[in-house]
Model confidence (mean pLDDT): 81 of 100.
This is a predicted structure of a 75-nucleotide RNA (transfer RNA) from a Verrucomicrobiales bacterium.
The sequence is in RNAcentral, with records from ENA.
The source organism's lineage runs through Bacteria, Pseudomonadati, Verrucomicrobiota, Verrucomicrobiia and Verrucomicrobiales.
It matches the Rfam family "tRNA". It is annotated as a transfer RNA.
RNA sequence: GGUCCUGUAGCACAAUGGAUAGUGCAUCGGUCUCCGAAGCCGGGGAUACAGGUUCGAUUCCUGUCAGGACCACCA
Numbered sequence: 001g002g003u004c005c006u007g008u009a010g011c012a013c014a015a016u017g018g019a020u021a022g023u024g025c026a027u028c029g030g031u032c033u034c035c036g037a038a039g040c041c042g043g044g045g046a047u048a049c050a051g052g053u054u055c056g057a058u059u060c061c062u063g064u065c066a067g068g069a070c071c072a073c074c075a
Stems, first nucleotide, its partner, number of pairs: 001071007010025004018055001027043005048064005
């Protein structure tokens, strides 16, 4: 340099182009307890960035950025 894959919450993952983007763990509060743990109830927190298509984009298209795999080059 070329081709391809990936990017969603602190972490691991879901989400046929369509209802308020969901689940587990973690975190915070409550409940329980003599105090904790466990259990139960509840809260906060995310679509890498910029455009485009569309009535509607996490999803499709383009560019950029970051990570990865393979291939080529290595003067």